The RNA shown here (transfer RNA) has 72 nucleotides and comes from a Nitrososphaerota archaeon. Its Rfam family is "tRNA". It is annotated as a transfer RNA. About the family: Transfer RNA (tRNA) molecules are approximately 80 nucleotides in length. The sequence is in RNAcentral, with records from ENA.

[in-house]
RNA sequence: GCCCGGGUAACUCAGUGGUAGAGUGCUAGUCUCGUAAACUAGAAGUCGAGGGUUCAACUCCCUCUCCGGGCU
Repeated sequence: GCCCGGGUAACUCAGUGGUAGAGUGCUAGUCUCGUAAACUAGAAGUCGAGGGUUCAACUCCCUCUCCGGGCU
């Protein structure tokens, strides 16, 4: 330099154009003599950045950036 995959909640990851989700973690409650476990509820997101297409973009297109892999 070229090619491929990835960047979404604190962490691990779903989400193939129409309200952004799950598990774990966190907070509160129930239960317990108490803690853990279990159960219930809740908070937490400029979806890596900018631009384009569209009535509408995490999703499609372009550029940039970061991480991983491959080729030379």